[in-house]
RNA sequence: AUGCAUGCAGUCGGACGGGGUUAUAGUCUUCGGACUAUGACCUAGUGGCGAAUGGCUGAGUAACGCGUAAGUAACCUGCCUUGGAGUGAGAAAUAACUUGCCGAAAGGCGAGCUAAUGUCUCAUGUGGUAACCAAGCAAAUACUUGGUUACUAAAGCCUUCGGGCGCUCCAAGAGGGGCUUGCGUCCGAUUAGCUAGUUGGUAGGGUAAUGGCCUACCAAGGCAAUGAUCGGUAGCUGGUCUGAGAGGAUGGCCAGCCAGAUGGGGACUGGGACACGGCCCCAACUCCUACGGGAGGCAGCAGCAAGGAAUCUUGGGCAAUGGGCGAAAGGCUGACCCAGCGGACACCGCGUGAGGGAAGAAGGCCUUCGGGUUGUAAACCUCUUUUCUUGGGGAAGAAAUUUGACGGUACCCAAGGAAUAAGCCUCGGCCAACUACGUGCCAGCAGCCGCGGUAAUACGUAGGAGGCGAACGUUAUUCGGAUUUACUGGGCGUAAAGGGAGCGUAGGCGGCUCUUUAAGUCAGAUGUGAAAUCUUCUGACUCAAUCAGAAGGCGCCAUUUGAUACUGGGGGGCUUGAGAGCAGCAGAGGGAAAUGGAAUCUCCAGUGUAGCGGUGAAAUGCGUAGAUAUUGGGGAGAACACCAGUGGCGAAGGCGAUUUCCCAGGUUGUUUCUGACGCUGAGGCUCGAAAGCGUGGGGAGCGAAGCGGAUUAGAUACCCGCGUAGUCCACGCCCUAAACGGUGGACACUAGAUAUAGGAGGUAUCGACCCUUUCUGUGUCGAAGCUAACGCUUUAAGUGUCCCGCCUGGGGAGUACGGCCGCAAGGCUGAAACUCAAAGGAAUUGACGGGGGCCCGCACAAGCAGCGGAGCGUGUGGUUUAAUUCGAUGCUACCGCGAAGAACCUUACCAGGGCUUGACAUGACAGAAGUAGGAAUCCGAAAGGAAGACGACCUGUAUCCAGUCAGGAGCUUGUCACAGGUGCUGCAUGGCUGUCGUCAGCUCGUGCCGUGAGGUGUUGGGUUAAGUCCCGCAACGAGCGCAACCCUUGUCCUAUGUUAAAUUCUCAUAGGAGACUGCCUUGUACAGCAAGGAGGAAGGAGAGGAUGACGUCAAGUCAGCACGGCCUUUAUGCCCUGGGCUACACACACGCUACAAUGGAUGAUACAGAGGGUUGCUAAGGAGUGAUCCGGAGCUAAUCCCAAAAAAUCAUCCUAAGUUCGGAUUGCAGGCUGAAAUCGCCUGCAUGAAGUCGGAGUUGCUAGUAACCGCAGGUCAGCUAUACUGCGGUGAAUACGUUCUCGGGCCUUGUACACACCGCCCGUCACGCCAUGGGAGCUGGCAACACCUGAAGUCGAUGGGCUAACUUGUGUUAACAAGAGGCAGUCGCCUAA
Repeated sequence: AUGCAUGCAGUCGGACGGGGUUAUAGUCUUCGGACUAUGACCUAGUGGCGAAUGGCUGAGUAACGCGUAAGUAACCUGCCUUGGAGUGAGAAAUAACUUGCCGAAAGGCGAGCUAAUGUCUCAUGUGGUAACCAAGCAAAUACUUGGUUACUAAAGCCUUCGGGCGCUCCAAGAGGGGCUUGCGUCCGAUUAGCUAGUUGGUAGGGUAAUGGCCUACCAAGGCAAUGAUCGGUAGCUGGUCUGAGAGGAUGGCCAGCCAGAUGGGGACUGGGACACGGCCCCAACUCCUACGGGAGGCAGCAGCAAGGAAUCUUGGGCAAUGGGCGAAAGGCUGACCCAGCGGACACCGCGUGAGGGAAGAAGGCCUUCGGGUUGUAAACCUCUUUUCUUGGGGAAGAAAUUUGACGGUACCCAAGGAAUAAGCCUCGGCCAACUACGUGCCAGCAGCCGCGGUAAUACGUAGGAGGCGAACGUUAUUCGGAUUUACUGGGCGUAAAGGGAGCGUAGGCGGCUCUUUAAGUCAGAUGUGAAAUCUUCUGACUCAAUCAGAAGGCGCCAUUUGAUACUGGGGGGCUUGAGAGCAGCAGAGGGAAAUGGAAUCUCCAGUGUAGCGGUGAAAUGCGUAGAUAUUGGGGAGAACACCAGUGGCGAAGGCGAUUUCCCAGGUUGUUUCUGACGCUGAGGCUCGAAAGCGUGGGGAGCGAAGCGGAUUAGAUACCCGCGUAGUCCACGCCCUAAACGGUGGACACUAGAUAUAGGAGGUAUCGACCCUUUCUGUGUCGAAGCUAACGCUUUAAGUGUCCCGCCUGGGGAGUACGGCCGCAAGGCUGAAACUCAAAGGAAUUGACGGGGGCCCGCACAAGCAGCGGAGCGUGUGGUUUAAUUCGAUGCUACCGCGAAGAACCUUACCAGGGCUUGACAUGACAGAAGUAGGAAUCCGAAAGGAAGACGACCUGUAUCCAGUCAGGAGCUUGUCACAGGUGCUGCAUGGCUGUCGUCAGCUCGUGCCGUGAGGUGUUGGGUUAAGUCCCGCAACGAGCGCAACCCUUGUCCUAUGUUAAAUUCUCAUAGGAGACUGCCUUGUACAGCAAGGAGGAAGGAGAGGAUGACGUCAAGUCAGCACGGCCUUUAUGCCCUGGGCUACACACACGCUACAAUGGAUGAUACAGAGGGUUGCUAAGGAGUGAUCCGGAGCUAAUCCCAAAAAAUCAUCCUAAGUUCGGAUUGCAGGCUGAAAUCGCCUGCAUGAAGUCGGAGUUGCUAGUAACCGCAGGUCAGCUAUACUGCGGUGAAUACGUUCUCGGGCCUUGUACACACCGCCCGUCACGCCAUGGGAGCUGGCAACACCUGAAGUCGAUGGGCUAACUUGUGUUAACAAGAGGCAGUCGCCUAA
């Protein structure tokens, strides 16, 4: 491993011929120069060596590639070292060069000449090689010695002539390499079969060498579940990071090995290559071209482009280290040594100053306004100079005299001056460090939990603090924590996890004993484990990082010597494991055949008549063509009542009438036989409920689907009537279940109790029972132990051993794809993307349940009176409006509520007019002596604004005095702090209140139980209005609630007492008595209590009130008050006038009045209690039809007044009607309050509406109660009061009872709820987004196979091509011919593409 412009890489002239330059000398000269000799220097070419090292990169490679240990008796080795021997005689060419020619170029062709350490022939052969013979040793082909035959070498150069350097052959060494082997070396089985040169043999070829490495022939082998083949990924190692270790991850720098050089193939040369800077060919790309043809390969050093988040100078030097060449000098060397650039990328060292310094400065920030903090920090004073700047000196690195790129560098000296030098992250918890402001589910933060919706220690900023510091934080990645893949070191009843069951192969494991071996195991020795790294100790750079030296270590592997307990192998024995024999026993064990009765249905016949059937109720259905019912007879199919049992059998699924046959298992007794024959069991094989499928039968009942009838909003359901597959049989498939004990199999050990099934023994008996021992099975309880708990416990989930299966967060998903099986349905195997921060188990406390048990309440029921219909009143919603102020708003928990009283005021709202230190408080400063105050008068709706007659107080000076001064009070003018706000937040709060609920509950201390949450107590048996009381109990006690204490009332007593003529009485006040299940009877556990009775005014709480536990509802209230924060300040504050809160299609809530005769009207006549009254109640008397007025006695109230009580009673009229019921509405006339009726109340006359008892539904009430009747009070000038709070009068009915409705209490149960059922939660659809699968097909890449064409090249073949030496022949010579060899051509095999 994308493409590359440009530059940068050989040497030897002492191997060779030539060329060039030049020096000296000589000769010639036409004076230009030429030639010769001897030197020096340079050199294209021939030749030698190198170029296979060094340098770069990691694409490929899962391989003897790498690591480690061996082998080579199967091998090679240039240069180097050592030893031995030699170096004789010849020959033919060829480049350079000359010349001719071709081409654009790169280059090429022809002719001619020439040299060598180039090439060749002959000689010699110490030797070497080959064949054969003999001997020795030996382990096969090895080695040694001797012999015979054949083959086989060489090159010169320099010289001071001494020699030196070379060359040839042989032997040995060192170093280097080739080949072979054991072991180790990633993931995937959704890759299970792969392989024809494949495995082996023989012969040959080839190689340095073994080998199917290649060829021919022969055989049919070889590899694989201990994972072959295939696919994916990856250079390997020493090491590095992490970890306590075991491990896990990784392979950058450095070092070893391998591989590659644009992609692919090939050979040549050479000792070495199939060669990075060599050659040939194919391909892609780039460049040159005259279009004919050529050139190229930075994964060398620099550098460029591109890509990318991102990675440098086209530098200096061979001074050092090393390398090639050379005899040497030397030359070359982007190896290397240095420098440069950019980067805190990493490691190390150093600094940014040190000491003193409190007015605790200023500024900042916070604040409870006192202060705190920043903080000795700064300023300021004294000192130092690492670093920095300037100047001076100046190395080591060099051995050996020459030679230093670095470099005027390191280092040293002097001078100068605190000078040149601090940031980053964090501050909610984990996790060290906190406040303010801004923001307001926005902006944003976030590793996890999570933070932000107006008081954010979590966002942003500031101040402060914490951490680290030339760094700090983030991101990515690895290991750790994670015992969270568990070898060390986990699990599988319910959390994920036991295969549905058995048989059995491979494998794993295996009883007692003797002997042997030494494979495992253990120990010693030797070799190896490169260096670097690591550890320890030293040393060198000032220290350190870094470097150097020494020692240690490097689990492994190989060889060898020992040990023998255990495991393994060989041999011998044993009987307890296992099996067999003999004698018994029980059984719904399996298969086949035969038989039986009851029931159902159906057919036939008889009797008989109108219904049957079915349901919550009905209908569909059947029936007068005779059903149902009943009697007799026939037929069919399926299933086997009773026995029947947490009984039996079976491996599981499963098995139930009777009999027979066949088959299998279990168990007991005996201890007769074999002698470990055993256990488990991946794959494999067999069995395997129901449903389903195929073929053929069968089909009574039942009965998916389907049809019909009901129910229902609907009802594709539950209920009813029919009914097809099926259910049954035979044969063949399917192969799954909550196939569950949710618990794999085997063996051993570890307290018991009890029941049951089968067998045996003992005892007992006449015998059966009974009792007892033991084996096998099935259950319950339980100790130790285990368990998260629940629970399990000799039938383990306890303690151990062996083997198998399975699990690793939830969802996606037991899905997709692939494969295998199946007729199909489907089964087995079985992911990922994506997504969530949980999913899950067991237990606890609550809450809830159309779960259970017990109990209570006007909760229902039984009753009485109502509401809901009408008219009116009041309130609310809605609407409207300038405003209709605000709040309350499921529950008598808003709606006659805040409001116990809106004409103004109230008043908070609206419109308009005004004021601004203000209507009100405190303080400060300044000011005004005719000051404060303030009458007239003017404008104005008023508020307010002008105006200003008159005109003050206290103290002192000071004795009088308003004359003045000083001070005070008071004042207003101005200014400043501030006032003010019914503006917001009741989800920031206090206080108060409502509700559950006057329900009986809620808790605590100590103890005990539980790992814990928590439990116990408080549950249980009784009882009560009550957690009231009693008994029991691992609880014993206590607190808040209940009850009692308080008030009123009912009886009596005592004392006192205004009023009253008076007093016992009544009444009032104060005190006391009385009631306690005390007494009797009955029931009970003789405890508590209950039922009845006596006495008593009252009897079991006598009646009523006040009294409201822990808590719940973010319940209500910022508008009663208080208060945090926010907002406003000539206004959201304050004053005033007018308006509004009183509107009006409508809806609701609470009331009043009625609808009439238990009534209405008129008249007469009785009887209360409790309150109020001086700004008041107001009498008598008088006026008026009346409201009311006049009047004013009395009363600060048991004295006077309000005050008439009303229903009731008596009498008369009305007579069933829209009325003598009912009174709305409207008109007129009056009265009262008040300044004033848009908007009050009352009176009189007139008018006379709706309404004839109220749908669904709903409210109150259990006794002096409901109902009916009136009276009073508060608020208040007056009133809308029919409301509210009290008071008395008359005075009922009913309660079987707890099934149901509502609410509540206790116990228990289930739960996937805890915001607690108004909970939680499932699916479709709509819209948007993300990811993945399928999809007619289309397309790219990689690989394999078949066929066609086939470059270069090796090897082979070939002959009418060409051809120096050498040989032979001819020829005196010249030369010719033939042969060997060489070159070229053609063909063949292989083969890239």
This is a predicted structure of a 1393-nucleotide RNA (small-subunit ribosomal RNA) from an uncultured Dehalococcoidia bacterium. It matches the Rfam family "Bacterial small subunit ribosomal RNA". The coordinates come from a structure-prediction model, not an experiment, and the mean pLDDT is 83.